[in-house]
């Protein structure tokens, strides 16, 4: 490059209204980034992975994006 590629409200409320959209409340979600850590080295301090935990960022219709897998 190229093809896969999950979860979770097409919630409520207000503006605008044809729709899409913006803000804010509540509710969920775990696969962008982030951030915690266990054996383990120090033995003051701290250092310390992940798909786990967490949910700051993100995101909950398609569509975009997506770890991460194949060629």
């Nucleotide at each position: 490059a190229c093809g896969g590629g999950a979860g979770a409200g097409a919630u409520c409320a207000c503006a605008a209204u044809u729709a899409a959209u913006g803000u804010g409340g509540c509710a969920c979600c775990g696969a962008a980034g982030g951030a915690g850590c266990a054996a383990c080295u120090a033995c003051c301090c701290a250092g310390g992975a992940a798909a786990c935990u967490c949910u700051c960022a993100g995101g909950u219709a398609a569509a975009a994006g997506g770890a991460c897998c194949g060629u």

Predicted 3D model of a 71-nucleotide RNA (Glycine riboswitch aptamer) from an uncultured Pelagibacteraceae bacterium.